[in-house]
RNA sequence: GGGGAUAUAGCUCAGCUGGGAGAGCGCAUGCUUCGCAUGUAUGAGGUCGCGAGUUCGAAUCUCGUUAUCUCCA
Numbered sequence: 001g002g003g004g005a006u007a008u009a010g011c012u013c014a015g016c017u018g019g020g021a022g023a024g025c026g027c028a029u030g031c032u033u034c035g036c037a038u039g040u041a042u043g044a045g046g047u048c049g050c051g052a053g054u055u056c057g058a059a060u061c062u063c064g065u066u067a068u069c070u071c072c073a
Stems, first nucleotide, its partner, number of pairs: 001072007010025004019056001027043005049065005
């Protein structure tokens, strides 16, 4: 220098053929207990790496770019 993969909640990850942003763990609060743990109910938490484009509509398609991993040289 060239090819490929990954980037989504605090962590690990789903998200199908473009239309409702989600799960588990964690966190907060209530109930349960003398108290803790467990259990249970509710809730908070997201510029979907960043910038632009296409579209009525983008995590998803296109272009550029950043970081990490990997292959070739």